Two RNAs folded together computationally: RNase P RNA and transfer RNA, 422 nucleotides in total. Model confidence (mean pLDDT): 76 of 100.
RNA sequence: UAAGUAAACCGGGUGACCGCCCUGAUUUAUCGGGGAGGAAAGUCCGAGCUCCUCCGGGCAGGAUGCUGGGUAACACCCAGGAGGGGUAACCCUACGGAAAGUGCAACAGAAACAUACCGUCCCGAGUAAUCGGGAUAAGGGUGAAAUGGUGAGGUAAGAGCUCACCGGCAGCCGGGUGACCGGCUGGCCGUGCAAACCCCAUCCGGAGCAAGACCGAAUAGGGGGAUAAAGAAGCCCGGUCUGUCCCCGGGUUGGUCGCUUGAGCCUGGUGGUAACAUCAGGCCUAGAUAGAUGGUCACCGUUUCGCUUUAGCGGAAUACAGAACUCGGCUUACAGGUUUACUUAGUCU
RNA sequence: GCCCCUGUAGCUCAGUGGAUAGAGCAGCGGUUUCCUAAACCGCGUGUCGUGAGUUCGAGUCUCACCAGGGGUA
Numbered sequence: 001u002a003a004g005u006a007a008a009c010c011g012g013g014u015g016a017c018c019g020c021c022c023u024g025a026u027u028u029a030u031c032g033g034g035g036a037g038g039a040a041a042g043u044c045c046g047a048g049c050u051c052c053u054c055c056g057g058g059c060a061g062g063a064u065g066c067u068g069g070g071u072a073a074c075a076c077c078c079a080g081g082a083g084g085g086g087u088a089a090c091c092c093u094a095c096g097g098a099a100a101g102u103g104c105a106a107c108a109g110a111a112a113c114a115u116a117c118c119g120u121c122c123c124g125a126g127u128a129a130u131c132g133g134g135a136u137a138a139g140g141g142u143g144a145a146a147u148g149g150u151g152a153g154g155u156a157a158g159a160g161c162u163c164a165c166c167g168g169c170a171g172c173c174g175g176g177u178g179a180c181c182g183g184c185u186g187g188c189c190g191u192g193c194a195a196a197c198c199c200c201a202u203c204c205g206g207a208g209c210a211a212g213a214c215c216g217a218a219u220a221g222g223g224g225g226a227u228a229a230a231g232a233a234g235c236c237c238g239g240u241c242u243g244u245c246c247c248c249g250g251g252u253u254g255g256u257c258g259c260u261u262g263a264g265c266c267u268g269g270u271g272g273u274a275a276c277a278u279c280a281g282g283c284c285u286a287g288a289u290a291g292a293u294g295g296u297c298a299c300c301g302u303u304u305c306g307c308u309u310u311a312g313c314g315g316a317a318u319a320c321a322g323a324a325c326u327c328g329g330c331u332u333a334c335a336g337g338u339u340u341a342c343u344u345a346g347u348c349u
Numbered sequence: 350g351c352c353c354c355u356g357u358a359g360c361u362c363a364g365u366g367g368a369u370a371g372a373g374c375a376g377c378g379g380u381u382u383c384c385u386a387a388a389c390c391g392c393g394u395g396u397c398g399u400g401a402g403u404u405c406g407a408g409u410c411u412c413a414c415c416a417g418g419g420g421u422a
Base pairs, nucleotide, nucleotide: 001345002344003343004342005341006340007339008338009337010336012300013299014298015297016296017295018294020035021034022033023032024031025030026029037320041331042330044329045328046327047326048325049208050207051206052205054239055238056237057236058235059234061204062203063202064201065200066080067079068078069077070076081095082093083092084091085090096199097198101197102196103193104192105191117140118139119136120135121134122133123132124131125130148166149165150164151163152162153161167189168188169186170185171184172183173182174181175180212257213256214255215254222248223247224246225245226244231241253422264283265282266281267280268279269278270277271276301318302317303316304315305314306313307312350421351420352419353418354417355416356415359374360373361372362371367405376392377391378390379389380388398414399413400412401411402410
């Protein structure tokens, strides 16, 4: 210098005028304070909170799936193992079980659970072409996949039939908390699919702030149904509790609470490889209910185009997107820019 | 805001993981007719909403996104 990898961050600034939402003060009309995001998004997971009267057990259903740890919890995060990709920095993985059982593997092919089409070899018949019986699975052919792979010995021809190396499986020994790794022994050796049913282990009740509570207003407690051997959130059982519960129709359609102080944010220390935990100090940072956070102007910044020219002038653009009960994550969208660490190649000293 | 459902031909819908995805209506071409309709014969309907993944193989199974629709004081 070029190409790349990983992580963190910014994502317009200042001023003036006119407005909008919340809030404090009083002199009730002014003054002061606060006012979008890294994703506020998708609503994909996990919780808090609220209601379903409450509690326990089972079935059904659902979710997760290498190991250890973190966390309120998780499908998230951290660290590690195995496999795969890259020259490398580094990245990716829905990664339990196919010797528990069932099922599927179209077409082609002889055969996709036990099979032999061509071929090779042996025996018999025949002058021969060839035919019949047997052996084999090395070679050819089909297929996504063909009964461990390569080489040598061996054999009538062959084959783990035997041997060497490699791969898998099983047993034993050693290391590691563990996933797993290393060594030795044994010829024990056909597959794939569980994002097919299923098995194993662990976890899970349902609905959602339009949840729900209170006040006010309105009104006729209207019609139908289920019921005490009953009823109450998928089902069943047991306890417990209550006298109601469900559907249709009518009326009212206002206000307050829930509503923002919270697993909260910032700085520093300590423990831990890390995620994270803990301690000390400081801070308060939107709360609307048809839904505020906006508009205009000026200057500056960034990008780009044009003209002159190497510094100005003029024009255009300035990402993705916008809170609605609140958190922890994931995923997706995002113009342009900054910083740090590292890798590879080239050149110079 | 919250909770659900759907996406296959122009329209309405089928479709056990297996060859080149089907049916009806509509459309196009031909026959018939002076012309049209009807009738008869024939034809293509298509990125299975998009992109990844699992699998030998995906419309179908899984995940992410996109579009449309419904319910809810």